[in-house]
RNA sequence: AGAGUUUGAUCCUGGCUCAGGAUGAGCGCUAGCUACAGGCUUAACACAUGCAAGUCGAGGGGCAUCAGGGCGGUAGCUUGCUAUCGUUGCUGGCGACCGGCGCACGGGUGAGUAACGCGUAUCCAACCUUCCCAUGACUCCGGUUCAGCCCGCCGAAAGGCGGAUUACUCCCGGAUGGUUUCCGAAGAGGGCAUCUGAUUUGGAAUAAAGAUUUAUCGGUCAUGGAUGGGGAUGCGUCUGAUUAGGCAGCAGGCGGGGUAACGGCCCACCUGGCCGACGAUCAGUAGGGGUUCUGAGAGGAAGGUCCCCCACAUUGGAACUGAGACACGGUCCAAACUCCUACGGGAGGCAGCAGUGAGGAAUAUUGGUCAAUGGGCGCGAGCCUGAACCAGCCAAGUAGCGUGAGGGAAGACUGCCCUACGGGUUGUAAACCUCUUUUGUUCGGGAAUAAAGUGCGGCACGCGUGCCGUUUUGUAUGUACCGUUCGAAUAAGGACCGGCUAAUUCCGUGCCAGCAGCCGCGGUAAUACGGAAGGUCCAGGCGUUAUCCGGAUUUAUUGGGUUUAAAGGGAGCGCAGGCGGCCCGUUAAGCGUGACGUGAAAUGUAGUUGCUCAACAUCUGCACUGCGUCGCGAACUGGUGGGCUUGAGUUCACGGUAGGAAGGCGGAAUUCGUGGUGUAGCGGUGAAAUGCUUAGAUAUCACGAGGAACCCCGAUUGCGAAGGCAGCUUUCCGCAGUGUUACUGACGCUCAUGCUCGAAAGCGCGGGUAUCGAACAGGAUUAGAUACCCUGGUAGUCCGCGCGGUAAACGAUGGAUGCCCGCUGUUCGGCCAUUCGGCUGAGCGGCCAAGCGAAAGCAUUAAGCAUCCCACCUGGGGAGUACGCCGGCAACGGUGAAACUCAAAGGAAUUGACGGGGGCCCGCACAAGCGGAGGAACAUGUGGUUUAAUUCGAUGAUACGCGAGGAACCUUACCCGGGCUUGAACGUAAGACGAAGAUACAGGAAACUGUAUCGCCUUCGGGCGUUUUGCGAGGUGCUGCAUGGUUGUCGUCAGCUCGUGCCGUGAGGUGUUAGGUUAAGUCCUGCAACGAGCGCAACCCUUACCUUCAGUUGCCAGCACGUAAUGGUGGGGACUCUGGAGGAACUGCCUACGCAAGUAGAGAGGAAGGUGGGGAUGACGUCAAAUCAGCACGGCCCUUAUGUUCGGGGCUACACACGUGCUACAAUGGCGUGUACAGAGGGCAGCUACCCCGCGAGGGGAUGCCAAUCCUCAAAGCACGUCUCAGUUCGGAUUGGAGUCUGUAACUCGACUCUAUGAAGUUGGAUUCGCUAGUAAUCGCGCAUCAGCCAUGGCGCGGUGAAUACGUUCCCGGGCCUUGCACUCACCGCCCGUCAAG
Repeated sequence: AGAGUUUGAUCCUGGCUCAGGAUGAGCGCUAGCUACAGGCUUAACACAUGCAAGUCGAGGGGCAUCAGGGCGGUAGCUUGCUAUCGUUGCUGGCGACCGGCGCACGGGUGAGUAACGCGUAUCCAACCUUCCCAUGACUCCGGUUCAGCCCGCCGAAAGGCGGAUUACUCCCGGAUGGUUUCCGAAGAGGGCAUCUGAUUUGGAAUAAAGAUUUAUCGGUCAUGGAUGGGGAUGCGUCUGAUUAGGCAGCAGGCGGGGUAACGGCCCACCUGGCCGACGAUCAGUAGGGGUUCUGAGAGGAAGGUCCCCCACAUUGGAACUGAGACACGGUCCAAACUCCUACGGGAGGCAGCAGUGAGGAAUAUUGGUCAAUGGGCGCGAGCCUGAACCAGCCAAGUAGCGUGAGGGAAGACUGCCCUACGGGUUGUAAACCUCUUUUGUUCGGGAAUAAAGUGCGGCACGCGUGCCGUUUUGUAUGUACCGUUCGAAUAAGGACCGGCUAAUUCCGUGCCAGCAGCCGCGGUAAUACGGAAGGUCCAGGCGUUAUCCGGAUUUAUUGGGUUUAAAGGGAGCGCAGGCGGCCCGUUAAGCGUGACGUGAAAUGUAGUUGCUCAACAUCUGCACUGCGUCGCGAACUGGUGGGCUUGAGUUCACGGUAGGAAGGCGGAAUUCGUGGUGUAGCGGUGAAAUGCUUAGAUAUCACGAGGAACCCCGAUUGCGAAGGCAGCUUUCCGCAGUGUUACUGACGCUCAUGCUCGAAAGCGCGGGUAUCGAACAGGAUUAGAUACCCUGGUAGUCCGCGCGGUAAACGAUGGAUGCCCGCUGUUCGGCCAUUCGGCUGAGCGGCCAAGCGAAAGCAUUAAGCAUCCCACCUGGGGAGUACGCCGGCAACGGUGAAACUCAAAGGAAUUGACGGGGGCCCGCACAAGCGGAGGAACAUGUGGUUUAAUUCGAUGAUACGCGAGGAACCUUACCCGGGCUUGAACGUAAGACGAAGAUACAGGAAACUGUAUCGCCUUCGGGCGUUUUGCGAGGUGCUGCAUGGUUGUCGUCAGCUCGUGCCGUGAGGUGUUAGGUUAAGUCCUGCAACGAGCGCAACCCUUACCUUCAGUUGCCAGCACGUAAUGGUGGGGACUCUGGAGGAACUGCCUACGCAAGUAGAGAGGAAGGUGGGGAUGACGUCAAAUCAGCACGGCCCUUAUGUUCGGGGCUACACACGUGCUACAAUGGCGUGUACAGAGGGCAGCUACCCCGCGAGGGGAUGCCAAUCCUCAAAGCACGUCUCAGUUCGGAUUGGAGUCUGUAACUCGACUCUAUGAAGUUGGAUUCGCUAGUAAUCGCGCAUCAGCCAUGGCGCGGUGAAUACGUUCCCGGGCCUUGCACUCACCGCCCGUCAAG
């Protein structure tokens, strides 16, 4: 000193939360010792029991009890003792009693009290003070009682009554009295009109107590002191205005009473005051201070222990005694409660110390001693003292000590834990070696606190005191402390480990259980739950809860704000209040400074000293920031006196003005009325309808009525305090400005309360009512439409008089004054020039500098720099609500909370996404065309249904002839059933067997099982095989939301980023935007950007042209041979072709446009022209997109089964729905006959020439080819013929029969052939798909998979070969720029209300 939390990210505002310290604390876990301090915060609740205030015999009468003595009796009897009884106050003493002093202190508590209660300062000439000190004086004479004791009586008791007798330091009378009071007289001095009055004097009243051991202690009066108290005053002392008026002895006076004393303290009379916005009164809460905690401080909070003051003593009231009380352990009365009772009456007061019950989360022993300190009494010894000093209990706090220290790595073994299985960690930890002994244990010694006092003796001097010697007094305590024995021996836990915040892994759990101070964790890989291991922090404690301060500058004096975050009153006037121009003098209240007094001690702080140290304690200094008094100073503020003119105001002149009020006048328009013309519609809307209209509307003309509002001018204008103000004109009332003398002389600014004004709507009364028009009615729209639109229409809108008092009453910006760069427009004045223009004052606007601001922005009209005054704010919601009060006719307005709830709510700006926002552009996106799908039959895939199973996956685009490029068995993962269990395969180790295996038989659906027979090699090491066991298996089981890899899509769309620099507080921006251009972020130009990367393009393959090289299996022009014929053969490289290498195309050339890039031209040339065509190639990323079943892989799950094997079945089911295809519906056609031309591929368990057989599928022979060599009919086309518009010579489904082929095997479930059968279908609704040229359309051919094939699918190949594109308004998708936004999971968003369930 800060941190977390609003957002995708940012800055700010703002709340919430945390880290610190503290406590009279509580609770949880744990616990060795010592010292010091602390311990009912709640029920001022109720209390059993004991103790807490007595003492004095040196005041007194006495003698109940005890002890001693005397006398008498009795008993034992050693005649003098012992015991006992009676008697005697004689002695020590002493219960009760009279008397004195004390009991008003000490101790407890905080209920009450907001007060002179407390704190501080001052005052009392307005007062008292027992005991104590000093000084002075005195202490004389007498008398009568009452207790007790005795006698009697009443009562249960407590207690009371009567009689007799009696003492005192009790009481009473008298004497004296210097004191005090009263009365009378004289009267210095002051003042002089009354008056006051030192001093002197006369009269009256007022004191005393004795005791004894002779030493002293007392008693009375007076004065002074000391101590303690009483009273008065200034200042300070909580919250609420949703408490604004309060007071009747209330304020004052005169005179009395009362008091120690002043005073309405009390009383009689008189006056009517007194307090209050500087907060009276009322209500709530509370003992106050020294101090304590916190804080840098200023402050904030608290008042337990200790000290001071106050108040109280069951509750309320009252006095008595006394120096002192209205009295905690006194009295009286009343009340409540408890107890005793013989029912008639009585007793009591723990907020003293212990203790009990109750309350509560919670707070101790019915202890010891008066040894010390202190108090009361006493001459004293002494007695009393729950004050006090000690001890006991309690981690409840602070401080100190310990639980060992050093060495010890093979980093031991084992264990727990983790692991990639190699190891790591626990961990120098342990073991082991050496050492120490605080603490503990054993035994022993052993204080100080006693300074002092008492008794006795002595000494000094005069009482009295001091000194010396001796004696005695210790609770705590046999404690502290010291020595000694033993031996690491007796002693460590708590919380936490996601971030804040130091410290991480495994297992379990699976939005469950739970955690949580805030943010938040947990839905199968949880560092956040629970456990464990390890670690971190503290440590005899550790956590948690509660409370206070801090952090919080989050109430801001120090030290905040108000355009948009919460916050400027709607505006003006203005009393109080606050603040206030220049100069001179004066004063000294504020202010500064010096001194003095005080600020109790403790506390705080600095130092010393004492407990072994520390905490703690002692001593000394300082501080105690305050208050009071007296000096000094005079700048500033204030007071006061004088002056000034610049602030403010007044006079005069001029122009300006939609400023206000009242009156008059005007035209246009709407509507209505009358009349004319005129005829069928008008009106209204996106489209309509309601409505009006043949009873004549709308339209049009004329005349009339009435009300309201004032077109153009008109503006970035003007005026006004704001609200607001607009036809013209008259009158009245303003206002600011400019100019210019003159005058007053600070007269000013602001303004709580108050007063006034205050849009629209609204309210009351009375008018008026043309238009418009809430409510209402009707028509539409709609799912509905209590709305938007239309037709009507009441209040209202207008006027007068009142009320009301609010608005986004906004510049969301209070008023005043001063200061601070500029440019520009405009209104009204003035001056100079008068063409332009320049200067100046006051307004209204725009753009900027500095500065400010979170930013947006503001910027001489500040949101800048300063001063003054007012108003307002302190998280969001609840709520501008409730209650109360005030105002109002009402509507409502003003003032204005809390409970509860959330961790945010919010401002500005940024990036994206989005918009039924805008601009630009592209794409078979639309449009223009061609052909299809959707209707039929079939094929195939999917959904659904069914099933023992119909295995699984893919599901908008981006699933559905998809994984599958080929399910009869196998495949196969599914179902049923039969088997196997280290297993179907492989490796390794050990053991056994001798082969492995073959054949036959039996069972069986097979797998397999059982029986019989036959059966090894060897170099002797073994090899090989089978079998058993062990170790490694296996899983198409789950999770594609744990993953790798691969793939789809946006999209072959033109985008996506980086470095440096610059801009911005920052997120971020710039670059990448702009102007052009392109298929393209392609290129050019410009530019705070300059460059670069991934993409685009190009490089690659193929196709189209040429050249060159090469020339077999390809080719054959020329030469030669040969055939029925054929490059068949020799040969050749010319051509075609094949396959290597090159060339060629670059807007290069021309014209036009353009700055350039580039574009246009059926341009030229060229095989090809503007990327020539096609392919491969897919940026950053998006969809938790797809796939654990292609493969790989983490985790989880199964292990005589979810593994493996065999037979059979299923994946091929079928009321139905969808997708993708094939064939068609025919004449541009079908059928028949003849005939022509490809390319690319494939082939040995293969393709097959050719021949024979079969109608055919095919069969039987046979030849060539491992291929530019052999095999592999192209079809549409063309020619001829036929059919003639029909369910047909179209179409071919379905079905019957007969076959062929593959294969162990075609039943479920193959393809093909022949023959017969001949279904639907006559061009297809809404809707929808593909395609821009060798493309669509159409025709056939081949290949992969494959025994065969459900292929009409997929992938390729060639043949024939079109139409159309005006264009970008619209649909879909995309790109760039811009704008809005409360979205950012990003519009399939966010969010509001109602209803239902819970």